[in-house]
RNA sequence: AAAAAAGUUUUCUAGGGUUCCGCAAUAUACAUAUUGGUCUGGUCCGAGAGAAAACGCAAGGGGUAUCCCUUGCACACGGAAGGAUAAAAGCCGGGGAGAC
Numbered sequence: 001a002a003a004a005a006a007g008u009u010u011u012c013u014a015g016g017g018u019u020c021c022g023c024a025a026u027a028u029a030c031a032u033a034u035u036g037g038u039c040u041g042g043u044c045c046g047a048g049a050g051a052a053a054a055c056g057c058a059a060g061g062g063g064u065a066u067c068c069c070u071u072g073c074a075c076a077c078g079g080a081a082g083g084a085u086a087a088a089a090g091c092c093g094g095g096g097a098g099a100c
Stems, first nucleotide, its partner, number of pairs: 007055006015045002020042002022039001023036005056073007075095001077098001082092002
């Protein structure tokens, strides 16, 4: 100085806030309005360095062949300011800057 499947998707979790619902307070025409996330929650957002699965990739083996089987897919310290959405975040930027 450079490359890498360090791949894609889905479901979920840690975590996150407050559009909607619920909850609480106030007003009250009793159904609405306002305020509150310094409300446990449902919806919602959600991990490169969290989990699982499917696909996929690599090596080896089998089969005339679309295909099948086995094994592997390791490691990973990390800001601040900023951006999106209603809003925030382990989201995005970003396996970035930086550190080692």